[in-house]
RNA sequence: CGAGCAGUCCGCCUUGUCGCGUUUCCGAAAGGAAAUGAGGAAAGUCCGGGCAACACAGGGUACCCUGCUUCCUAACAGGAAGGCGCUUUUUUGGUAACGGAAGGGCGACAGCAAGUGCCACAGAAAAAAUACCGCCCUGCUUGCAGGGUAAGGGUGAAAACGCGGGGUAAGAGCCCACGACACAUGCGGCAACGUAUGUGCUGGUAAACCUCAGGGGUUGAAAGACCAAAUAGGCAGCAGGUGAGACGGCCCGUCUCUGACUUCGGUCGCUGCUGCGGGUAGGUUGCUUGAGGCCGUUGGCGACAGCGGUCCUAGAGAAAUGACAAGGAGCGCCAUUUUUAAUAGCGUUACAGAACCCGGCUUAUAGGACUGCUUAUUUU
Repeated sequence: CGAGCAGUCCGCCUUGUCGCGUUUCCGAAAGGAAAUGAGGAAAGUCCGGGCAACACAGGGUACCCUGCUUCCUAACAGGAAGGCGCUUUUUUGGUAACGGAAGGGCGACAGCAAGUGCCACAGAAAAAAUACCGCCCUGCUUGCAGGGUAAGGGUGAAAACGCGGGGUAAGAGCCCACGACACAUGCGGCAACGUAUGUGCUGGUAAACCUCAGGGGUUGAAAGACCAAAUAGGCAGCAGGUGAGACGGCCCGUCUCUGACUUCGGUCGCUGCUGCGGGUAGGUUGCUUGAGGCCGUUGGCGACAGCGGUCCUAGAGAAAUGACAAGGAGCGCCAUUUUUAAUAGCGUUACAGAACCCGGCUUAUAGGACUGCUUAUUUU
């Protein structure tokens, strides 16, 4: 200097004319003035809440969610810091196995000896799983039989932990030292874990069923609340009197309702469900002052929190937030020149559009800026 990967931020500006929505003020009214008016994702509806309703308060189960530790937060499948594992670049210890240091990336990161499954094909054998080739010993009919073996080879993604020695008929944790892994104890750390010593000889898979720990009501602003008006408090069927109903599936529990008459044939009424039919669908509210923004300061590695000051920045209601003109800015192409820049011309400026509100995640995005890592070439 070019390219690539990952992450963060911004993402058109100014003036004029005209046209819209809300609030406040002036005006008898018409109208006038001022302030303000769509995002980083408003999108997806994937999470978590605020708020509202379901009369009130519970227990269990089904079902669902989360899964290293500590902290932040209203909460979260989010964020911060750390731990461990894998991987990559540079460097370094060791005969080797295997490690140390610094930087970057990824992690759906509890448990496989609690149980049940699965690991195709190949292979002798795929888990409390082997002897195909090979190696060794014995016998003899000289290529067969018997016995031993799992170090070497083969198959495979994976084959009874790995490396170097000793030992052996040949071998094997059989033995020794070292290393990895698991467990116990001591020490350090809030903890995940780390480290020293000792003991042991040790398939994978739980985004497989499952086990363990923690957590979880439902519905959703078309939720709800109030006012006004109108109709036929209509008709029919079924169930019920110790049964029915209520909070989302079930159970327990809790609460509410649970009649009257009769000539015994039943009648009226109540509760729930289903069907037919009729009236209304208008207005106000919910609806924007918030787990709010900005500045300063204190504490903290940090996410963030405390204190002080200051500001009010859409609220439509079939849906406003726009159109035109001029100039500028960024980017691209091309031409010229005084060529790491300038000038002229042409084109272009992305994804996209609030609807109760907020914190996250995911997806889309012309172009620009910054940070980290990797890398061919060149120079020093």
A computed fold for a 380-nucleotide RNA from a Bacteroidia bacterium, annotated as Bacterial RNase P class A. RNAcentral holds the sequence, with entries from ENA. A source record names the gene rnpB. Its Rfam family is "Bacterial RNase P class A". By type it is a ribozyme. Rfam's curators write: Ribonuclease P (RNase P) is a ubiquitous endoribonuclease, found in archaea, bacteria and eukarya as well as chloroplasts and mitochondria. NCBI's taxonomy places the organism under Bacteria, Pseudomonadati, Bacteroidota, Bacteroidia.